[in-house]
Context: one part of a larger RNA
RNA sequence: UGACGGGGGCCCGCACAAGCGGUGGAGCAUGUGGUUUAAUUCGAUGCAACGCGAAGAACCUUACCUGGGUUUGACAUCCCCAGACAGCCGUAGAGAUACGGUUUCCCCUUCGGGGGCUGGGAGACAGGUGCUGCAUGGCUGUCGUCAGCUCGUAUCGUGAGAUGUCGGGUUAAGUCCCUUAACGAGCGCAACCCUUAUCCCUAGUUGCCAUCAUUCAGUUGGGCACUCUAUGGAGACUGCCGGUGUUAAACCGGAGGAAGGCGGGGAUGACGUCAAGUCCUCAUGGCCUUUAUAUCCAGGGCUACACACGUGCUACAAUGGUCGGUACAAAGGGAAGCCAACCCGCGAGGGGGAGCUAAUCUCAUAAAGCCGAUCUCAGUUCGGAUUGAAGUCUGCAACUCGACUUCAUGAAGCUGGAAUCGCUAGUAAUCGCGGAUCAGAACGCCGCGGUGAAUACGUUCCCGGGCCUUGUACA
Numbered sequence: 001u002g003a004c005g006g007g008g009g010c011c012c013g014c015a016c017a018a019g020c021g022g023u024g025g026a027g028c029a030u031g032u033g034g035u036u037u038a039a040u041u042c043g044a045u046g047c048a049a050c051g052c053g054a055a056g057a058a059c060c061u062u063a064c065c066u067g068g069g070u071u072u073g074a075c076a077u078c079c080c081c082a083g084a085c086a087g088c089c090g091u092a093g094a095g096a097u098a099c100g101g102u103u104u105c106c107c108c109u110u111c112g113g114g115g116g117c118u119g120g121g122a123g124a125c126a127g128g129u130g131c132u133g134c135a136u137g138g139c140u141g142u143c144g145u146c147a148g149c150u151c152g153u154a155u156c157g158u159g160a161g162a163u164g165u166c167g168g169g170u171u172a173a174g175u176c177c178c179u180u181a182a183c184g185a186g187c188g189c190a191a192c193c194c195u196u197a198u199c200c201c202u203a204g205u206u207g208c209c210a211u212c213a214u215u216c217a218g219u220u221g222g223g224c225a226c227u228c229u230a231u232g233g234a235g236a237c238u239g240c241c242g243g244u245g246u247u248a249a250a251c252c253g254g255a256g257g258a259a260g261g262c263g264g265g266g267a268u269g270a271c272g273u274c275a276a277g278u279c280c281u282c283a284u285g286g287c288c289u290u291u292a293u294a295u296c297c298a299g300g301g302c303u304a305c306a307c308a309c310g311u312g313c314u315a316c317a318a319u320g321g322u323c324g325g326u327a328c329a330a331a332g333g334g335a336a337g338c339c340a341a342c343c344c345g346c347g348a349g350g351g352g353g354a355g356c357u358a359a360u361c362u363c364a365u366a367a368a369g370c371c372g373a374u375c376u377c378a379g380u381u382c383g384g385a386u387u388g389a390a391g392u393c394u395g396c397a398a399c400u401c402g403a404c405u406u407c408a409u410g411a412a413g414c415u416g417g418a419a420u421c422g423c424u425a426g427u428a429a430u431c432g433c434g435g436a437u438c439a440g441a442a443c444g445c446c447g448c449g450g451u452g453a454a455u456a457c458g459u460u461c462c463c464g465g466g467c468c469u470u471g472u473a474c475a
Base pairs, nucleotide, nucleotide: 001475002474003472004471005470007469008468009467010466011465012464013463015459016458019423020422021421022420023419026314027313028312029311030310031309032308033307034305035304042053043052064300065299066298067297068296069295070294073125077124078123079121080120081119082118083117086103087102088101089100090099091098092097106115107114108113127289128288130287131286132285136283137282138278139277140276141274143272148187149186150185151184152183153182154163155162156161167178168177169176193266194265195264196263198234199233200232202230203229204228207224208223209222212221213220237260240254241253242252243251244250316416320375321374322373323372324371325370326369332363333362334361337356338355342351343350344349382413387408388407389406390405391404392403393402429451430450431449432448433447434446435445
């Protein structure tokens, strides 16, 4: 100087407390451990691994296994020779591939040649998701959006170092003020950026409709006031008033205001820590492999199942289930696409064909809600697992191993032990909608809006963190 202490002081955080809803019990989905297996590819492992890499394993993907092939190779550059490439048909085969038949003979040209592609040959070389993340770059997690981490000069100290950065106030903040052997500065904080909340100007179609006509319908004429859209601007700064305070910084209350003291949300992550994670995104040193650890193909596996754990979904019901009627979103996607009207089917869906490169057309009925009817506390008209049958769709192909529909079946489950998680406001809870990936395949993920709470006395205690101080046989 640090680190540590079941030392002290001050302070903060959904850290506790106060509340609301969960997990832990059930069924299923999904990931992991374990076991099994020819293989169940690999990585991630306290917080910070476990719906994680994977924004999507039937083939492909795919790295694994079994079997069948190839060896200058599936891919790149160089040399030589030959030929367009290639298409179609047949035979063998699981296919890769091999053989045979047939059609065809590239482009430019100064006519010397050059270029592209394919086949054959020789070797230089290719190739490796093989090892080492403890050789590395890059990227990322974490402490933590915590308020810290440092430097120049100067001063003090023999020196390591200290001061500054401490102290008194204050703040979300090393934020600001005052004091002061310090005076300044840098990286962080804040602000500048995006979004949301109010208003104004401009613009008015594909959007909108107050007034006038018109219609089943903003449908049409008309209009751009309103909504909305998207450019620009205004607005919030403790600016104003009162009080407290050291005449300070600031805090408390108030006015005006759409918004008030950081208005809400996002992006933004200092010096560093964990030899944290990643050699399987990519790049890369070294090592290893080279008729194999490379490469092609078919089938299988990654989907196994006594069990254990994590994360979710659906429930156990009456604040509910079922049936009928009826209302109101936002944000997105769409040309190898979204697919209207209409018809068929109980339905998944099929037919059909209009429109749309989309503020125009379409996905697209939002659901909870509201109105009415019914069920009457029961393993039930709760719950839907499982299984049987019949189907639909995607795709070369749904057996291993897809999603969905209909009929039948109707399991466990009556609120979950010890323990444990999230959340402070348009939040929790609850309700539906969309998107990425994607042929198909979400209860996951990422977004969007609808309805919309309770509680916070307080900081003694648990956890994590910041500053000062103290002890130490630790570095």